[in-house]
RNA sequence: CGCCGAAUCGCAUCGGCGAGCCGGGGAACCACGUAUUUGGGGUGAGUCCGCGGGCCGAGCAGGCCCUCGGUAGGGCGAUUCCUUCCCGCCCGAACCCGUCAGCUAACCCGGCAGGCGGUCAGGGAAGAA
Numbered sequence: 001c002g003c004c005g006a007a008u009c010g011c012a013u014c015g016g017c018g019a020g021c022c023g024g025g026g027a028a029c030c031a032c033g034u035a036u037u038u039g040g041g042g043u044g045a046g047u048c049c050g051c052g053g054g055c056c057g058a059g060c061a062g063g064c065c066c067u068c069g070g071u072a073g074g075g076c077g078a079u080u081c082c083u084u085c086c087c088g089c090c091c092g093a094a095c096c097c098g099u100c101a102g103c104u105a106a107c108c109c110g111g112c113a114g115g116c117g118g119u120c121a122g123g124g125a126a127g128a129a
Stems, first nucleotide, its partner, number of pairs: 001117004008019004020112006030102001039100001040097004048070003052066005073091005
């Protein structure tokens, strides 16, 4: 100086407060009329499918885990913002609530992290000639 993300800014100065952004709970009406261990739900783009292997299991009944391949979907690509097309690259996770929650005015509660890239300057180290 940029990127993902709500995750920024200001005031204070033991403990915090405010603005803004974000998330959850929560009527009527509406929706669901049929669910409730096959538990259910939330944040998030992060869903779904397949070959193979492993585990539980009597069992290609079902479930879980792993490699790989794809995929709904998402992000980036430097003068700034918005939109579209093409192309290229990348992600397609993880966590939480705890038997419980549709929407939802008033009202109530919570978060403001973490991770990365480029340039310049200074210092240090290694190697080569």
Molecule: c-di-AMP riboswitch aptamer (ydaO/yuaA leader)
Organism: soil metagenome